Molecule: Bacterial RNase P class A
Organism: Ramlibacter sp. CPT15-335-S7
RNA sequence: GAAGCCCGCCAGACCGCCGCUGGUGCAAGUCUCGAAAGAGCGCACUGGAGGAACGUCCGGACUGCAAAGGGCGGCGUAGCAGGUAACACCUGUCCACCGUGAGGUGAGGAUCAGAGCAACAGAGACGAGUCGGCAUGCGGGCAACCGCUUGCCGGGUGAAACGGGCAAUCUCUACGCGCAGCAAUACCAAGUAGGUGAACGUGGUGCGCAAGCGCCGCCGGCGGCCCGCCGGAGUUCACGGGUAGGUAGCACCGAGCCGCCUGGCGACAGGCGGCCCAGAGGAAUGGCGGUCACGUUCGGGUAACCGAUCGCACAGAAUCCGGCUUACGGCGGACUUCACAC
Numbered sequence: 001g002a003a004g005c006c007c008g009c010c011a012g013a014c015c016g017c018c019g020c021u022g023g024u025g026c027a028a029g030u031c032u033c034g035a036a037a038g039a040g041c042g043c044a045c046u047g048g049a050g051g052a053a054c055g056u057c058c059g060g061a062c063u064g065c066a067a068a069g070g071g072c073g074g075c076g077u078a079g080c081a082g083g084u085a086a087c088a089c090c091u092g093u094c095c096a097c098c099g100u101g102a103g104g105u106g107a108g109g110a111u112c113a114g115a116g117c118a119a120c121a122g123a124g125a126c127g128a129g130u131c132g133g134c135a136u137g138c139g140g141g142c143a144a145c146c147g148c149u150u151g152c153c154g155g156g157u158g159a160a161a162c163g164g165g166c167a168a169u170c171u172c173u174a175c176g177c178g179c180a181g182c183a184a185u186a187c188c189a190a191g192u193a194g195g196u197g198a199a200c201g202u203g204g205u206g207c208g209c210a211a212g213c214g215c216c217g218c219c220g221g222c223g224g225c226c227c228g229c230c231g232g233a234g235u236u237c238a239c240g241g242g243u244a245g246g247u248a249g250c251a252c253c254g255a256g257c258c259g260c261c262u263g264g265c266g267a268c269a270g271g272c273g274g275c276c277c278a279g280a281g282g283a284a285u286g287g288c289g290g291u292c293a294c295g296u297u298c299g300g301g302u303a304a305c306c307g308a309u310c311g312c313a314c315a316g317a318a319u320c321c322g323g324c325u326u327a328c329g330g331c332g333g334a335c336u337u338c339a340c341a342c
Stems, first nucleotide, its partner, number of pairs: 001338004006333005012292007020048007029041001031040003050314001055324001057323005062181004074177005079093005094108001095106004109172002114170002116166002130155006137148004185248004191243001195239006203216005218232005256275008294311002297308004
């Protein structure tokens, strides 16, 4: 110097103006919206995206289902030892494989419980045994020889020809998992429709002063039809369930963050001190200007540098947390290999 391999860090800083949004404090009206529940309006201070917030892959917290316990089934994991709330994650280590190496990868239990599978070639691929030769025995034949039985030797195919392989095929063993998910779930609660109850009532027509009665029509019930019988139509009020809407869950003293010490090879654990750190719910986290820093490009200059220009990549929280995967710009350090110089 070039390739490579691990680890760590950053994700421009500050100021001003104008906004958006959460919290706290003070303050306001017989205020605004709304039927209500509830929400909003002023001023000051203050918080406001990420290392992956992505994917929604794994594990949990939390919630409901019966208090989640047992059996069957199903799903998952798999050397060994540890870490953790838990995990398929992480750490250490053995073995196997890849790499010259630094290093990396690994669904790495069991095939004397049972089943299944194996392209092509080959007679035959997991109870299949072919061809040739020799020997033996039996039967047939006058004989040459033929058929069958048993044993030995040799050849051919193929990765593999009874001696094995595959468990990333079923299976067995051990361990883990109940199911659904914040659109969970809990509470408050319109209008309309429907339910329950109560009160007052009943279409047309005839009779009657009226109460009421008769006839006809409609609807419902008496299991389908007819007769017959019974009830009804409307209005008002009350009760209860659900929906729209609203509130909580939910912004949080937490498996929390930072620093130091101790134990441990390490993942991690313990102790001490400090800190409070986004939160909507059609979804805030933005815009403009200036200074500085860094980088790109252009111009000038021998150079230091000066002027102009553009500005970064991937990407935007949605109940929360621990992981994994994927995307991506830059900086630093250790190490490896090769080349060259001393």